[in-house]
Transfer RNA from a Bacteroidales bacterium, 73 nucleotides, folded computationally.
It matches the Rfam family "tRNA". The family's RNA type in Rfam is transfer RNA.
The prediction has a mean pLDDT of 80.
């Protein structure tokens, strides 16, 4: 320099060719338990790196930027 991949709750992943984010662990609260684990229920946490841009409508499409990674010179 250049060509590919990747960024979503605290942490790992979904989100069926575009329709107003779900799951599990995690964490609080309360049942049960002598406690503690473990089960059971609820509840709280992300508008998805950023900035444009198609659309009626974008996590998904295009373009630019950050950041992290692979390979090649």
């Nucleotide at each position: 320099u250049g060509a590919c991949c990747c960024a979503u709750g605290g942490u790992g992943u979904a989100a069926u060719u575009g329709g107003c984010a779900a799951c599990a662990c995690g964490u609080c609260a309360g049942a049960u338990u002598u406690u503690g684990g473990u089960u059971c229920u609820g509840a709280a946490g992300a508008g998805u790196u950023c900035a444009g841009g198609u659309u009626c409508g974008a996590g998904a499409c295009c373009u630019g930027a950050u950041g992290g990674g692979u390979c090649a010179a």